[in-house]
RNA sequence: AGAGUUUGAUCCUGGCUCAGGGUGAACGCUGGCGGCGUGUCUAAGGCAUGCAAGUCGAACGCGUAUCUUCGGAUACGAGUGGCAAACGGGUGCGUAACACAUUGGUAACCUACCCCGCACUGGGGGACAACCACUUGAAAGAGUGGCUAAUACCCCGUACGUGUACAUUCAUAAGUUUGUACAUCAGAGCUCCGGCACUGCGGGAGGGGCCUAUGUCCUAUCAGCUUGUUGGUGAGGUAAAAGCUCACCAAGGCUACGACGGGUAGGGGGCGUGAGAGCGCGACCCCCCUCACUGGGACUGAGACACUGCCCAGACUCCUACGGGAGGCUGCAGUCAAGAAUAUUCCUCAAUGGCCGAAAGGCUGAAGGAGCGACGCCGCGUGGUGGAAGAAGGCCUUCGGGUUGUAAACACCUUUUAUUAGGGACGAAAUUUUUGACGGUACCUAAUGAAUAAGAGGUUGCUAACUCUGUGCCAGCAGCAGCGGUAAUACAGAGACCUCGAGCGUUACCCGGAUUUACUGGGCGUAAAGCGUCCGCAGGCGGUUCAGUGCGUCUCGCGUCAAAUUGCAGGGCUCAACUCAGCAACUGCGUGAGAUACGGCUGAACUAGAGACUGGGAGAGGUAAGCGGAAUUCUCGGUGUAGUAGUAAAAUGCGUUAAUAUCGAGAGGAACACCAAUUGCGAAGGCAGCUUACUGGAACAGAUCUGACGCUCAUGGACGAAAGCGUGGGGAGCGAAAGGGAUUAGAUACCCCUGUAGUCCACGCCGUAAACAAUGAAUGCUAGGCAUUGGCAGUAUCGACCCUGUCAGUGUCGUUUAUCUAAGUUAACACCUUAAGCAUUCCGCCUGGGGAGUACGGUCGCAAGACUAAAACUCAAAGGAAUUGACGGGAGCCCGCACAAGCGGUGGAGCAUGUGGUUUAAUUCGAUACUAAGCGAGGAACCUCACCAAGGUUUGACAUCCCCGGAAUACACCCGAAAGGGAGUAGUGCCCGCAAGGGAACUGGGUGACAGGUGCUGCAUGGUCGUCGUCAGCUCGUGUCGUGAGACGUCAGGUUAAGUCCUUUAACGAGCGCAACCCUCAUUCUGUGUUAAAUUGUUCACAGGAGACUGCCCGGGUAACCGGGAGGAAGGCGAGGAUGACGUCAGAUCAGCAUGGCUCUUACAUCUUGGGCUACACACGUGCUACAAUGGGAACAACAACGGGACGCCAAAUCGUAAGAUGGAGCAAAUCCCUAAAUGUUCUCUCAGUUCGGAUUGAAGUCUGCAACUCGACUUCAUGAAGCUGGAAUCGCUAGUAACCGCAGAUCAGCCUCGCUGCGGUGAAUACGUUCUCGGGCUUUGUACACACCGCCCGUCACGUCAAGAGAGUUGGUCGGACCCGAAUACCCUGUAUGGGGUAGAAGGUAAGGCUGAUGAUAGGGACGAAUUCGUAACAAGGCA
Repeated sequence: AGAGUUUGAUCCUGGCUCAGGGUGAACGCUGGCGGCGUGUCUAAGGCAUGCAAGUCGAACGCGUAUCUUCGGAUACGAGUGGCAAACGGGUGCGUAACACAUUGGUAACCUACCCCGCACUGGGGGACAACCACUUGAAAGAGUGGCUAAUACCCCGUACGUGUACAUUCAUAAGUUUGUACAUCAGAGCUCCGGCACUGCGGGAGGGGCCUAUGUCCUAUCAGCUUGUUGGUGAGGUAAAAGCUCACCAAGGCUACGACGGGUAGGGGGCGUGAGAGCGCGACCCCCCUCACUGGGACUGAGACACUGCCCAGACUCCUACGGGAGGCUGCAGUCAAGAAUAUUCCUCAAUGGCCGAAAGGCUGAAGGAGCGACGCCGCGUGGUGGAAGAAGGCCUUCGGGUUGUAAACACCUUUUAUUAGGGACGAAAUUUUUGACGGUACCUAAUGAAUAAGAGGUUGCUAACUCUGUGCCAGCAGCAGCGGUAAUACAGAGACCUCGAGCGUUACCCGGAUUUACUGGGCGUAAAGCGUCCGCAGGCGGUUCAGUGCGUCUCGCGUCAAAUUGCAGGGCUCAACUCAGCAACUGCGUGAGAUACGGCUGAACUAGAGACUGGGAGAGGUAAGCGGAAUUCUCGGUGUAGUAGUAAAAUGCGUUAAUAUCGAGAGGAACACCAAUUGCGAAGGCAGCUUACUGGAACAGAUCUGACGCUCAUGGACGAAAGCGUGGGGAGCGAAAGGGAUUAGAUACCCCUGUAGUCCACGCCGUAAACAAUGAAUGCUAGGCAUUGGCAGUAUCGACCCUGUCAGUGUCGUUUAUCUAAGUUAACACCUUAAGCAUUCCGCCUGGGGAGUACGGUCGCAAGACUAAAACUCAAAGGAAUUGACGGGAGCCCGCACAAGCGGUGGAGCAUGUGGUUUAAUUCGAUACUAAGCGAGGAACCUCACCAAGGUUUGACAUCCCCGGAAUACACCCGAAAGGGAGUAGUGCCCGCAAGGGAACUGGGUGACAGGUGCUGCAUGGUCGUCGUCAGCUCGUGUCGUGAGACGUCAGGUUAAGUCCUUUAACGAGCGCAACCCUCAUUCUGUGUUAAAUUGUUCACAGGAGACUGCCCGGGUAACCGGGAGGAAGGCGAGGAUGACGUCAGAUCAGCAUGGCUCUUACAUCUUGGGCUACACACGUGCUACAAUGGGAACAACAACGGGACGCCAAAUCGUAAGAUGGAGCAAAUCCCUAAAUGUUCUCUCAGUUCGGAUUGAAGUCUGCAACUCGACUUCAUGAAGCUGGAAUCGCUAGUAACCGCAGAUCAGCCUCGCUGCGGUGAAUACGUUCUCGGGCUUUGUACACACCGCCCGUCACGUCAAGAGAGUUGGUCGGACCCGAAUACCCUGUAUGGGGUAGAAGGUAAGGCUGAUGAUAGGGACGAAUUCGUAACAAGGCA
């Protein structure tokens, strides 16, 4: 010091979240020791038990016990008396206040004990407790009578003092000093003989009372409060001023600088955090206040209205003989309850302190200590050194290894800690002796022995730390973003690692980060935010000069700001925490002295701000009255006849009772064409025919007057479009509502026909608008242009107009330029002298989105409603500007067999083939918009084969390794459908070696590693392919522009098939694409010549050249290029092919192959037989054959090319009607073989279901093959179905193309081939053109889309959950008045008086209220919730902006 999170990406705004520190904490897991601290934050709830305030015999009498020298002494007890008990200890209920803090005052006061000074203590008296007797009560206790002492009480005298009066000193608001007179007031003794007490006065110290100024939380949805209230006079009262109290008099006092009311709260020193300013808090320690069961009250006393005193009332608890009594832990322990939660019914007065006492001493839950709790802070330890075979085990692995890891083991060493034993304190000082709870503690020494001692959280990013396994949007995690749907570093487990460490995490709360309330230190055109506008009181701010003052301000000094805390440098505990002493600081207040620039105040002056005056002008400024013409509508009359009106098209409507149209006359209301403009005026809203009257404001010129009179403005006041409301008029046109007609799935809309309120006038309300420039007012400063108003000057003129220049003002436009630099600001867009620039002053407003401008309350209003204005809850965003794409029922340009123009098809029929569906034991699987469907498959009878049924095998049909045996192989037998099983015969080879033996290949058996899988995942992949698309695009380097995403380059103007080329240019270059290079064809040349031809040449084949480049000419054009022409076989890319950019579709393929992971392993592997993939109500795709005469049939006659051929192509010839057979010549091929049809000529058929068409079926055959039943092809004879040119719709093709015709090949034993890939033969028509359809390219525009329009998104309804408001009411709390009653106590009156009466007075009661909670049938809205319903409102011109 920052980081994450809105987006495809960017910048900004803005919220949410995290990292830090802290705590009287709690909870989870874990836990060795010590020191120092700390520990009911909740129920100021209730309390058993013990203790927490007594002491004094040197004040006094009595009693008991002991001792006695009998005088008495000692100890104890109750009592009289004195002092203390008002301190110490606890709490935070109440209190928003002189309660507290700081500062002053008290000349308005008090003070026991203590200190100092002065003075005194003479004389006398009567009682009451204890005790005794009696009575009474359950008790607590009480009563009567009698005796008695004192430092208890009383009287007399004296003294200061006090009071009153007078005089006087000092001061001045009541005072003070001194003196005189009068009145009045003291005492106590005890003794150890040292003293201690007592009394009066004065002073001091310490302690208190009262008063003042300043400071001191939230709320205005609390705006008015107050009657002892404010003041006076008098009296009372107090230690003391005072309405403190009372009587009378006056009517004051407080308040927007927040009174009064409500809520909350002890205050401060300080504590936490923070760079600071601040913000939050007020445990422990210190100071002050407050309270003591709740409320009231006084007594005693120096001091109390008294925590462990008294009286009364109330609630609660206890005792009771029912008559009556007792009690008060918010003291220390402890207990119950409450709660997430907080300790021992401990030891000691040894120390420090307190009370009493002369003292000894007593008392002291103050205090000193110990105990419990990791609650906090601090310190220590859980070992150290060596130790690689880098052990075992765990985990991972690419199987090689890596890691845990010098870690362990092992060896040596040490002993902090622990245990045991020995020694053993300081704290003890005043003070000579005595005295230690802690404590046999700390500490020291010795011994034993690594011995007694490690966990928690985390590992996707923020944030340090990664792998495996399991799980499969499940279980779960999560602070935020977000993980999990079969390869999860995010869940769970394991290993490894990271952080901290006797702790670690979580939760809660505070500060910080957050400049996210902005004083330091923010904003308001579009992100939240300028009041609709003006006037204006208070307030804030304010021109020039001089003088004074010294209030603010500044400097210096003094006092104070308690201590502790904090900072600095030191001391003491072994260190530290802790503690001790020193210095600083405590930013404040008071006071003295000084300064006078600035601000304030006072006085005097000025004119530049402001205002007044004079003059001539401008204007839809306002109000009222009058007048005018055009038009619409209506009424009347005329002419005239069938339509009119309306729309995209229609219909409703109007019209033969005469419309519309047209002419004339009349009525009425509203609005004012042209002028007219980017015009003018007004504060804004707003203002428009003409005239008149009244009237407001602004500008200019003059420089006559005043002399700062100014600016802004909370509260307040006035004005304020449209709609709406009230009363009364008016009503032509328009026109919410409403009716009708259309449109539509619907159409409560858009369109059409009608049409009521309203729109108009007068008066009165309302008070709001996207009241917008989304831009508050005022002043100053910072380039210009144009128009206009007024003036001045010049030129000119007889004079004006015009023109030029200039001054002042107003208005407006444009914008960093086409000419004249802009600077600056901004997140960007943009703003830019009319600022959103640079500054000053004042006001208003904002603080995430939604809930909500809503609820409640209040004010206003006739109402509608307006103004003011929340919270619960919910989300992690909502938003602004700009960027790149995509999209648009936005725009522009261009292209393509895209349309159009043509030719031929498909869709109808039959058949073939593929698919869906259905069926089935199985009909294996995949492909399935364009981009699946004659596709994988370029060839399913078995095989293929993956499917089904049945029968078998299990290291396996196939590979490698190991062991044992046998060579291999051949022949033939039995069972079986086969696989397979069983049982035989023959046979010994090759290499090394003398031999034994070994080896290689093959084969049988066995063991386990392993084989095997067309099993899954194409959404884990490689490779390959389809598609956009052979479309012209896609990018990079450097540079420049921009905060940035990005842009420029690649745009523009032309041109092209082309991002092809040219010109221009903040771009210059480059790459992948385009084109070219490659192949084939067309012309020609050269060379060669197997074959053919009939031997010369040519054709032909092969190889290598040439040729075409807009090269030439004309025209246009800057150029690129375009149009035309010549020549040429070919002309503007000559034709065709191969070639497919960056990318898109999680496109296709795990079944071609390869491959990660998962999965099966006597089976999902493998072998065999048979079946299936060929099924068949149906639907679709692709084809073939046809429907006929441009044809069918018959006969005869021609003309190709690409290719293929040895388990092959197969000639001639012969046989068969034919398929074919026989046959065997030739050919490993320019040599042999396979080879044309359409076509031509002639004949026939004559428009018909035919001599068209050939499906289907029967019979007989041929061929292939182990085998044609399921399920092959072909032949012959017979049979002769549908079909007569095909609905909506739809496909291909622009030239050697379409169309028609046949041929070859791959696969292949054969073939379902009508398919596919090639080849040649015959050989057209048409293109005006780019409006429309589809697809594409470029530019631009809008966007709320980015999974990108198959997008996004709104509202009702239905379901569930939640919070808040309303609500007939119900029920609490609290507050203040009224009335009733009236304890203790205080005071007053009173003749009879332990009496009577009265006033004040707590609690209680009665009735009605204010405020604030809880609850409530019900109804309404709000928020949220993976897949409900209905529509389509918004975003594109969102389809009606």